[in-house]
A computed fold for a 72-nucleotide RNA from Sedimenticola thiotaurini, annotated as transfer RNA.
RNA sequence: UGGGGCGUCGCCAAGCGGCUAGGCACCUGGUUUUGAUCCAGGCAUACGUAGGUUCGAAUCCUACCGCCCCAG
Numbered sequence: 001u002g003g004g005g006c007g008u009c010g011c012c013a014a015g016c017g018g019c020u021a022g023g024c025a026c027c028u029g030g031u032u033u034u035g036a037u038c039c040a041g042g043c044a045u046a047c048g049u050a051g052g053u054u055c056g057a058a059u060c061c062u063a064c065c066g067c068c069c070c071a072g
Stems, first nucleotide, its partner, number of pairs: 001071007010024003018055001026042005048064005
């Protein structure tokens, strides 16, 4: 430098045009002598950035940023 892949709550991760699952963690309560486990509830400005297409974009297009792989 060229090609390809990936970027979604603190972490992991599903979703592939319409209302962003779930798990762990965290908080509150219950249970327990206490803690752990278990149960109930809660939590968060989560879709890399900026544009574009569309009635509507995490999802499609473009550029850029970051990481990984391949080639030179």